Predicted 3D model of a 537-nucleotide part of an RNA (small-subunit ribosomal RNA, 5' domain) from an uncultured bacterium. The RNAcentral record of the full RNA draws on ENA and SILVA.
Context: one part of a larger RNA
RNA sequence: GGAUGACCCCUGGCGGCGUGCCUAAUACAUGCAAGUCGAACGAAGAGCGAAGGAAGCUUGCUUCUUUCAAUCUUAGUGGCGAACGGGUGAGUAAUACAUAAGCAACCUGCCUUAAUGACUGGGAUAACAGAUGGAAACGUCUGCUAAUACCGGAUGAAUUAAUUGAUGGCAUCAUCGAUUAAUAAAAGUUGGGAUACAACACAUUGAGAUGGGCUUAUGGCGCAUUAGCUAGUUGGUGAGAUAAAAGCCCACCAAGGCGAUGAUGCGUAGCCGACCUGAGAGGGUGACCGGCCACACUGGGACUGAGACACGGCCCAGACUCCUACGGGAGGCAGCAGUAGGGAAUUUUCGGCAAUGGGGGAAACCCUGACCGAGCAACGCCGCGUGAGUGAAGAAGGCCUUCGGGUUGUAAAGCUCUGUUGUAAGGGAAGAACGAUAGUGAGAGGGAAUGCUCAUUAUAUGACGGUACCUUACCAGAAGGCCACGGCUGACUACGUGCCAGCAGCCGCGGUAAUACGUAGGUGGCAAGCGUUAUCC
Numbered sequence: 001g002g003a004u005g006a007c008c009c010c011u012g013g014c015g016g017c018g019u020g021c022c023u024a025a026u027a028c029a030u031g032c033a034a035g036u037c038g039a040a041c042g043a044a045g046a047g048c049g050a051a052g053g054a055a056g057c058u059u060g061c062u063u064c065u066u067u068c069a070a071u072c073u074u075a076g077u078g079g080c081g082a083a084c085g086g087g088u089g090a091g092u093a094a095u096a097c098a099u100a101a102g103c104a105a106c107c108u109g110c111c112u113u114a115a116u117g118a119c120u121g122g123g124a125u126a127a128c129a130g131a132u133g134g135a136a137a138c139g140u141c142u143g144c145u146a147a148u149a150c151c152g153g154a155u156g157a158a159u160u161a162a163u164u165g166a167u168g169g170c171a172u173c174a175u176c177g178a179u180u181a182a183u184a185a186a187a188g189u190u191g192g193g194a195u196a197c198a199a200c201a202c203a204u205u206g207a208g209a210u211g212g213g214c215u216u217a218u219g220g221c222g223c224a225u226u227a228g229c230u231a232g233u234u235g236g237u238g239a240g241a242u243a244a245a246a247g248c249c250c251a252c253c254a255a256g257g258c259g260a261u262g263a264u265g266c267g268u269a270g271c272c273g274a275c276c277u278g279a280g281a282g283g284g285u286g287a288c289c290g291g292c293c294a295c296a297c298u299g300g301g302a303c304u305g306a307g308a309c310a311c312g313g314c315c316c317a318g319a320c321u322c323c324u325a326c327g328g329g330a331g332g333c334a335g336c337a338g339u340a341g342g343g344a345a346u347u348u349u350c351g352g353c354a355a356u357g358g359g360g361g362a363a364a365c366c367c368u369g370a371c372c373g374a375g376c377a378a379c380g381c382c383g384c385g386u387g388a389g390u391g392a393a394g395a396a397g398g399c400c401u402u403c404g405g406g407u408u409g410u411a412a413a414g415c416u417c418u419g420u421u422g423u424a425a426g427g428g429a430a431g432a433a434c435g436a437u438a439g440u441g442a443g444a445g446g447g448a449a450u451g452c453u454c455a456u457u458a459u460a461u462g463a464c465g466g467u468a469c470c471u472u473a474c475c476a477g478a479a480g481g482c483c484a485c486g487g488c489u490g491a492c493u494a495c496g497u498g499c500c501a502g503c504a505g506c507c508g509c510g511g512u513a514a515u516a517c518g519u520a521g522g523u524g525g526c527a528a529g530c531g532u533u534a535u536c537c
Base pairs, nucleotide, nucleotide: 001537002536003535004534006533008531010529013384014383015382016381017380018379019377020376021342026340027339028338030337031336032335035080036079037078040077041076043074044073045072046071049068050067051066052065053064054063055062056061057060087295088294089293097219098218099217100216101215102214103213106212107211111208112207113206114205115204116203117202119153120152121151122150128143129142130141131140132139133138158183159182160181161180162179163178164177165176166175167174168173188200189199190198191197221267222266223265228258229257230256233255234254235253236252237251238250240248270292271291272290273289274285275284276283277282297318298317299316300315301314320331321330322329323328348374350373351372352371356370357368358367359366360365387417388416389415390414397408398407399406400405422474423473424472425471426470427469431464436459437458438457439456440455441454442453443452481526482525483524484523485522486507487506488505492521493520494519495518496517502509503508
């Protein structure tokens, strides 16, 4: 000199864009952060309207009741999602990360594409009703019912296993063909002009895409005042487990394996793209943003599922907190806000799904503290302003003085302007066109239609926000501080003090004429900031 997620002192006008618990992975009140589908299913409730009956009468209305019923809502069964998105960095020195390879040792829901199929049966169960236990959380028994829930049978493109033939390779093997064995479904829902068709779902298989799993090599830290470490340890055979190779696990056998090219141990630490600095080589860092990993009160475990050993799922143990009728139960902010605590120190218990993205749905739409915005903070960067021109009687005042004057200083006042910003009024965006509905036209397929694709017209949708921006009017009016002035180092005098009070980054100042302390005038530097402190180069 540069830099910072900064703190502190003094000061503080505005805007844009960013950033904001680095400490206690401490404990958490309250609200919200993951739902959705009635076009899978039975049921319950509401109910426009229609028909019948009864009553009241004002004789065509009101009320009640029975049936049908557009439409709407929902607890439950069922499907998909909840493994994404969001947070944190405790652990981890290698089951991590980065780079480069490999899998002839693997999986992959939704999506795309290709092919085939969707046949025939069955028994339950929640909801519901009745009874009943419990303070609650939550149950128990009996009875009824449905499905795209569950379970049989048929079919066998294909897959797997065994046997066998051919070709090829990289050892286990790979590809193609034949035989035998095993293995599937939702006859679903909606649509209209309805045995057929369309859309969406469903089953099996091939290929792709995407996402993962595993293996290998290389690389990136401190201590040798850590020198030896290791029995599932190293290898083999066989069996098991897994989507899959492998001591991954087990039985048996052998005695190996690692290490001064630093094993093992201890300490520290998430890794990288990047960021800071530097001419570079290097050195330091790993906030924000992006990729990967790990974790979710602490420890352990599995279930479901394409995917988890699962932050807002389950079970067990532990600590803590809460409720209790003392028998027993409930909870997990390292999600967004917020609270207490810790600390030098870090924000609102805000608005909206309008946009982008995600989940569900045929869609409308619903959900979304992701996200988009607003609020707070000079925390940072950038930009703007606090006026411009003229003005010498060089005013007054201050300070200094050799008492002549000098300086503050064109500075002020005065005069002439401007109106950025500000104040007031008026106008006023882009971000919003997808999708949907209705109409028109065209195209492919089909016997035709519903439907599908494309084009076009109309309809509506903005949290921010009456914001940005524009126009008009008005006023120099409302907007300047901080640090330094001995040398390094730009900038000096006076007074006070008298080795005192104090200053100080280093050298060093202060003991009666202090340019070094304190104050004042002046000067220098930076400027909505300035200076100190801390850390890195």
It matches the Rfam family "Bacterial small subunit ribosomal RNA".